[in-house]
């Protein structure tokens, strides 16, 4: 420099399900009162509750189809830059969310169950144990001598060429 593991790994596009008969919106009716982290405006076209009628979205997910690839991906801690966001509204703003890039920790690789977390979930992701199953390679042992069986064991800065 090329390769290899396979229910192998991440993006993207359509579509479909849940989300949810929620949230919002308009209508009666009853009720409450100057509101938050900070700063301003606000008595009714404000905010709550019922009930009628209307009726969503994004994340997250699944199938197929495209693309990139094998630390693919994920992840821990710290930095930086962007972006949202608290409430009746409007603006600011973090010890909040979420993207992204650098450094760095741990994981070989996928199922499966427990136990926490996150979401609206019994889906689904993440992290920790556990398990058996798999590739690799090294040790020993048998062999019908092919690298074939069985066993222990390590880790991808690995293993082939």
């Nucleotide at each position: 420099a090329a390769g290899a593991g396979g229910u192998g790994c991440a993006a993207g596009u359509c579509u479909u399900a849940u989300u949810a008969g929620u949230a919002a919106g308009a209508g009666u009716u009853a009720g409450u009162u100057g509101a938050u982290c900070g700063g301003a405006u606000u008595a009714g076209g404000a905010c709550u509750a019922a009930u009628u009628u209307u009726g969503a979205a994004a994340g997250g997910a699944a199938u197929a189809c495209u693309u990139g690839c094998c630390g693919a991906a994920g992840u821990u801690u710290a930095g930086a830059a962007u972006a949202a966001u608290a409430a009746a509204u409007c603006u600011g703003u973090a010890u909040u969310u979420a993207u992204u890039c650098u450094a760095u920790u741990c994981u070989g690789g996928g199922c499966u169950a427990a136990u926490a977390g996150a979401a609206a979930a019994u889906a689904u992701c993440u992290a920790u144990u556990a398990g058996a199953c798999u590739g690799u390679c090294a040790c020993a042992a048998g062999g019908u001598u092919a690298u074939c069986u069985u066993g222990u064991g390590g880790a991808g800065u690995g293993c082939u060429u």